[in-house]
Context: one part of a larger RNA
């Protein structure tokens, strides 16, 4: 020093668990906002802190149901002080209060802060002063009428929110094995507007001489017809089968939307809820034996191991003072309202775009500039264009469902995950901590059934850590705490050197 065996440290792997995650499904809700939000700051308890809940009426007020025995939220115990069968805590619903920032809106401002004016009771509160639009009303220049502007009053609006929706703009990487048309792609950003959907939409539509009969969306048709430096790629449309169905209107309605009413339904607290003992083994019975019992309940979880009969539940019945939401009855209001069947329209010309459709033989639809009709005896399509023939009526408007989506409640599902997976975050996570800032951005779970969380004594620095002694089923389960792997360090022993 090495080998082996034995017993130990360090490690924090596996095992086994879940408080949290992820992906649906079926129902709700789909918005909050000047009546002042979303998100903050500072407060606020018998409290020193942080979370959570509230605002100077601050872990709360006030009213009205629930509900029934204890209650003053969590880390977090213990005191102290209180409340409560005259019903506390606690559950729901409506009201009150709701500092200060924040669209912040009296003015500034380095958010949570600093300065003001007016009115009205006069301690001190109150309540108004933003900018924009619209409507009314006043006043009033240059410039005579007049406008413009100023003022003043009601009424809207603004911000914020995932994701889906409709418009206005509008890329490049990259594909073509280069690269220009061309593709990525009207895709990704950006702006504007709405809604719980939105858009569209009741034929100047298809067809194809047969005939259908607004719109959406799904399969198919079909990678087919066709486009296309005919590359690389792009890619219908009728037909046909389905989801869903609804039609009106411009002298005036269908309809919508709001407010008050009638009756149902259901949400927002909740009741009631069956039926099992005895022995064994163990710390402990839910196990095993015995012998029973319920069931419209043998979904679940829970309890000292595996419970239909111990606990919560669960099938079932039941149940609302208040609020609400849809359906339903009936009155009212308010929108529909633009105009008068559509004229600077349809068509051309030229230049672009959108149709799958890249100018091409290229219909159709949109239209920046220039023109420019007809009037149902008329006008438009049927893929160049003509005639036949079919067809359908632009240039006014409204219209539910079926479709998209998921920031959000609730029930339940899972051949998803199981702490270096799942969500970055099972834990006080967008913290900690890094950037001057946009920002980027973690680590980090498990004692026990129950704290019984280890009285007392010893050694020691009145230490740290240990030895006893106790608790416990178990302390090699003692708080660095369930299992305790290697890697890496010893101690003891044996055999070799």
């Nucleotide at each position: 020093c090495g080998u082996g065996c034995a017993c130990g440290g360090u490690g924090g792997a596996u095992g086994c668990c879940u408080u949290g995650g992820c992906a649906g499904u079926c129902a709700g809700a789909g918005g909050c906002g000047a009546u002042g939000a979303a998100g903050g700051a500072c407060g606020u308890g018998g409290u020193a802190a942080u979370c959570u809940g509230c605002g100077a009426u601050a872990a709360g007020g006030u009213u009205c149901g629930g509900g029934g025995a204890g209650u003053u939220g969590a880390u977090a115990a213990a005191c102290a002080a209180a409340c409560u069968u005259u019903g506390a805590u606690c559950c729901g619903a409506a009201c009150a209060u709701u500092u200060c920032c924040g669209a912040a809106u009296g003015g500034g401002g380095a958010a949570a802060c600093c300065c003001a004016c007016c009115c009205g009771c006069u301690u001190g509160c109150g309540g108004g002063u933003a900018u924009c639009g619209u409507a009314u009303g006043g006043u009033g220049a240059a410039u005579a009428c007049a406008u413009a502007g100023c003022c003043a009053u009601a009424c809207g609006a603004g911000g914020c929110g995932a994701a889906c929706c409709c418009g206005g703009g509008g890329a490049a990487c990259u594909g073509a094995a280069a690269c220009a048309u061309c593709u990525a792609a009207g895709u990704a950003c950006c702006c504007g507007g709405a809604g719980g959907a939105a858009a569209a939409g009741a034929a100047a539509u298809c067809a194809a001489c047969c005939g259908a009969g607004a719109u959406u969306c799904c399969c198919u048709a079909a990678g087919u017809a066709g486009c296309g430096g005919c590359g690389a790629g792009c890619g219908a449309a009728a037909g046909g089968g389905g989801a869903u169905u609804a039609g009106c209107c411009c002298u005036u309605a269908a309809g919508u939307u709001g407010a008050u009413u009638u009756g149902g339904u259901g949400u927002u607290a909740g009741u009631a809820g069956a039926a099992g003992a005895c022995u064994c083994u163990g710390g402990a019975a839910a196990g095993g034996g015995u012998c029973g019992c319920c069931g419209u309940a043998g979904a679940g979880a829970g309890u000292g191991a595996u419970a239909g009969c111990c606990u919560c539940g669960u099938a079932u019945a039941c149940g609302a003072a208040a609020a609400c939401a849809c359906c339903u009855u009936a009155u009212c209001a308010a929108u529909g309202a633009a105009a008068u069947c559509g004229a600077g329209u349809a068509g051309g010309a030229c230049g672009g775009g959108a149709c799958a459709c890249g100018u091409g033989a290229u219909a159709u639809c949109c239209u920046g500039u220039c023109u420019g009709a007809a009037u149902a005896u008329g006008g438009g399509g049927g893929g160049a264009c003509c005639a036949u023939c079919c067809u359908c009526c632009a240039a006014g408007g409204c219209u539910a469902a079926a479709u998209a989506c998921u920031c959000c409640u609730g029930a339940c599902u899972g051949a998803c995950c199981g702490a270096u997976a799942g969500u970055g975050a099972a834990c006080c996570a967008g913290u900690a901590c890094c950037g001057u800032g946009a920002g980027g951005g973690a680590a980090a779970g498990g004692c026990g059934a129950a704290a019984a969380g280890a009285a007392c004594c010893c050694c020691u620095g009145u230490g740290a850590g240990g030895g006893g002694a106790g608790u416990g089923a178990a302390a090699u389960a003692g708080a660095u705490c369930c299992u305790g792997a290697a890697a890496c360090c010893g101690u003891g022993u044996a055999c070799g050197u």